[in-house]
């Protein structure tokens, strides 16, 4: 170093001021947030003749993925037992949203500018931002252990 299996830790931000009103952090007028994982022409450092190498870094809307919800298979539990309810795995659907310009050989990523989107339940009145499922799950990070080749 490659590839497998196992363990530990980590592993989501955000309504500021206003209006209207009985009541809204929910409606207007403003304001604020951007999981992982690729891509990647940024932007630092280093090392070098170098245009080469290395390390860090670079996308909410461009791939892919995850919470949430559905379903299907298999298994376990309870049960009034060809039933119904509920737990887990594995598989599968579903799932939001960008344009214009500039520079260039090359950008939906850079610059600059104007947009857009955001599960479910609940709420005196419709929610990305409150509340609750959630001391939950998670893509996935980092770091050890055993084997492998």
């Nucleotide at each position: 170093u490659u590839u497998u299996u196992c363990c530990u830790u980590c592993g989501g931000g955000g309504u500021c001021a206003g209006g209207u009103g009985a009541a809204a952090u929910u409606c207007c007028u403003a304001a604020c947030c951007g999981g992982c994982g690729g891509u990647g022409a940024u932007a630092g450092a280093g090392g070098c003749a170098g245009u080469c190498c290395u390390c860090u870094u670079u996308a909410g809307c461009c791939c892919g993925u995850g919470a949430c919800c559905c379903g299907u298979u298999u298994u376990c539990g309870a049960u009034u037992a060809u039933u119904u309810c509920g737990g887990a795995a594995a598989c599968g659907g579903u799932g939001g949203a960008u344009u214009u310009g500039g520079u260039g050989a090359a950008a939906u990523u850079c610059c600059a500018a104007a947009g857009c989107c955001g599960a479910c339940a609940g709420u005196u009145a419709a929610a990305g931002u409150c509340u609750g499922g959630a001391u939950g799950g998670g893509a996935g990070a980092a770091g050890g252990a055993a084997g492998u080749a």

A computed fold for a 149-nucleotide RNA from Bacillus methanolicus PB1, annotated as FMN riboswitch aptamer (RFN element). The coordinates come from a structure-prediction model, not an experiment, and the mean pLDDT is 80. The sequence was found by an Rfam model in a public genome assembly. Lineage of the source: Bacteria > Bacillota > Bacillaceae > Bacillus > Bacillus methanolicus.